[in-house]
A computed fold for a 90-nucleotide RNA from Bradyrhizobium sp. ARR65, annotated as Glycine riboswitch aptamer.
Model confidence (mean pLDDT): 81 of 100.
RNA sequence: GAGGUCGUUUGCGGAGGAGAUCGGCUCAGGCCGACGCCGAAGGAGCAACCGCCCCGGAAACUCUCAGGCAACAAGGACCGUAGCGACGGA
Numbered sequence: 001g002a003g004g005u006c007g008u009u010u011g012c013g014g015a016g017g018a019g020a021u022c023g024g025c026u027c028a029g030g031c032c033g034a035c036g037c038c039g040a041a042g043g044a045g046c047a048a049c050c051g052c053c054c055c056g057g058a059a060a061c062u063c064u065c066a067g068g069c070a071a072c073a074a075g076g077a078c079c080g081u082a083g084c085g086a087c088g089g090a
Stems, first nucleotide, its partner, number of pairs: 004087005010082005019035001021034005036069003042065001043063003049057003
């Protein structure tokens, strides 16, 4: 001490789906309830597969507890990029 690999309490950019439903309350913004939906915060389940094979780790699949359902805003798995940390050693 480069390219690279992994991680992330970080920054920036991109990022879909589903009722402009009905009723009540409210000056409004919104809030509550009902039924109908969505899956890509989170959570849970099964499992291909993997491992140090006693057992454990496991999805964008599944469930919808939570969350969300005009636009806008917010949020957002995941992707890209920079920073930081570790590994590594041209």

Taxonomically the source falls in Bradyrhizobium (Bacteria, Pseudomonadati, Alphaproteobacteria, Nitrobacteraceae).